[in-house]
Context: one part of a larger RNA
Formats: sequence, structure tokens, C1' cells
RNA sequence: CGUAGGAGAUUUGAGAGGGUCUGUCUCUAGUACGAGAGGAUUGAGAUGGACGGACCUCUAGUGUGCCGGUUGUCGCGCCAGCGGCAGCGCCGGGUAGCUAUGUCCGGUUCGGAUAACCGCUGAAAGCAUCUAAGCGGGAAGCCAGCCUCAAGACAAGAUCUCCCGGAGGGUAACCCUCCCUAAAGGCCACUCGUAGACGACGAGUUUGAUAGGCUGGAUGUGGAAGAGCUGUAAGGCUUGAAGCUAACCAGUACUAAUCGGCCGUGCGA
Repeated sequence: CGUAGGAGAUUUGAGAGGGUCUGUCUCUAGUACGAGAGGAUUGAGAUGGACGGACCUCUAGUGUGCCGGUUGUCGCGCCAGCGGCAGCGCCGGGUAGCUAUGUCCGGUUCGGAUAACCGCUGAAAGCAUCUAAGCGGGAAGCCAGCCUCAAGACAAGAUCUCCCGGAGGGUAACCCUCCCUAAAGGCCACUCGUAGACGACGAGUUUGAUAGGCUGGAUGUGGAAGAGCUGUAAGGCUUGAAGCUAACCAGUACUAAUCGGCCGUGCGA
């Protein structure tokens, strides 16, 4: 810009893409077959591999804004307690998130038209013949079916809902003038994340839990500081499941989403 008014939702599916894999074991059955050795077709079930999708409950990893231990050195006057630097100094753990090695799920069934091939009826050619007319069966393959996208599918689709004026002039379509109006809805701005390179998408903006803070909880760490007791001391015990605790879950307007601006018109060739 188009989709012959504008707008918000929900959709149909022309078309496009993805997927389509396969082993082993058990039963049927030690049956059919076979002198025996051996050993099925078929049908049913179980369990795997590789591949793919989703997710983080479990397992495992990461987790330089969480907790603890510890070495050297410097600083806070000293002790104690802390902080800086040394690859996060090193080491032991670890929330959310992100992950796989973890968890769940998928390939199927059914249908249609067929290939090779197997047939029915059947002449040309009194027979025969699956074919010439006609009618069946038949594959991991083809078309659908399953999943995703999809109306710029210019044949531009469908459904629901919402919104929008009066007067005058010109022959009509329609145009012009004046006054009034600025809808529905959208965008900007701002607080953000389940989204994200940026746009976009999504949640909100006081009629508010969007983010931060605070409170409570969860989780993690693993027993804080101070004090008391004990030991010559290093240290240990008690107070005390202590103290601290990111991204998690709730609650709570304390802080910030202020005040606002713009686009879009008026019933539609």
C1' cells in the first nucleotide's frame, strides 16, 4: 500500500514444511513340516536401539550476586571481628534459570488409487486367453490420515462483536462551503518478563501487585556474632536446627508506573 468504511477478537485451509526407521524376546508352538537334526508361515504381546519433540519432578552438571572452610599478604590503631587482592586465590556444597547423562511423549491403526504380480467374466479367433469393453485383489512406495505454519490464497475468504453529523449549494455519481465533532480502537510514554540482537510478542500503568523494597515461607549452607563454662594451649561445649540466605512462592501500595501527547473521523465508489 492492497484486501471498496474503520476497529477488536475467533477462525476455514488453497498451499508449504515436518514425520514415515528398526532389532530382540515371549506366546501361538517344540505345533505344521521333517527319518532325524532341525524348525516355521500367521496372529498376539513384551522390551530395546537410533532419531525427533517437550520439560526440569527425580538423577546429574553449571550456577564469578547464596552459605561455609582455609593459605599468603595489606587495611580497618591493637585483640576479637571483618574487608581488599592473589584465576571466583584455593577448596566443600548449592536456589532459580539453562541443560543431558535425566523424565515424559512420538513413528501406529484405518481409508483411497496403484507397481510387479494374482484373479473373475470375456471376445476378436465357435477353442483358449487377467484385456481388447467391463470388474476385483495387491507394497516399507504414492495420496490422504498425524504435527506445525498458513487469506499478499490479488479468487486477498468466513463468523462474532464494537464505532461514527447537522445545515446549505451545485442535475446524478459525487463534489464544494460552514458549523460541530475527534468515535470504536491504536500508538507514544512509563513499570516489567513467560518474550527478546533491535523491532516484535506478552503482563501492567493508582479502578494498580508490573518491578523494586518490606514481611512471611520455601530452598541452600551447616551451627553466626557476643557471652558463659572448660582446657597451660591449639581448641571444645552451651546459649541454639544457630546465623546468613540470589534469580523461587505468597502477602503488603512504602517507592516507581506522574501529568499527558499523538494517530484514527463522521454510515462508506

The part of an RNA shown here (large-subunit ribosomal RNA, domain VI) has 269 nucleotides and comes from Nitrospira sp. SB0673_bin_12. Model confidence (mean pLDDT): 88 of 100. The RNAcentral record of the full RNA draws on ENA. Its Rfam family is "Bacterial large subunit ribosomal RNA". The source organism's lineage runs through Bacteria, Pseudomonadati, Nitrospiria, Nitrospirales and Nitrospira.